[in-house]
This is a predicted structure of an 85-nucleotide RNA (c-di-GMP-I riboswitch aptamer) from Sporomusa acidovorans.
RNAcentral records the identical sequence in 2 taxa.
The model forms 95% of the base pairs in the Rfam consensus.
RNA sequence: UAAUAUUUUUGGCAAACUUAUCGAAAGAUAAGGACGCAAAGCCAUGGGUCUAAAGAUUUUUUUCUAUGAUUGCCAGGUUGCUGAU
Numbered sequence: 001u002a003a004u005a006u007u008u009u010u011g012g013c014a015a016a017c018u019u020a021u022c023g024a025a026a027g028a029u030a031a032g033g034a035c036g037c038a039a040a041g042c043c044a045u046g047g048g049u050c051u052a053a054a055g056a057u058u059u060u061u062u063u064c065u066a067u068g069a070u071u072g073c074c075a076g077g078u079u080g081c082u083g084a085u
Stems, first nucleotide, its partner, number of pairs: 003085001012037002017032006035072001041078003045075003048070003055064002
């Protein structure tokens, strides 16, 4: 330096819930809080899922649709930590 795993240490992140704010909503941000996570770091690229303001539609209730959201749904890309042997 590289690769491997029957992975040591230092640590890292933060579900639900509560409060505040933003948003039409899904949801997001901040603080508290830990269910868990070896990428639960980043990217909305492919698929899935959620929402439906606007738009279209209806026999006026509804229905369709992402340009919105989700990376802690899956995959892909990319970056990082450790280093028995």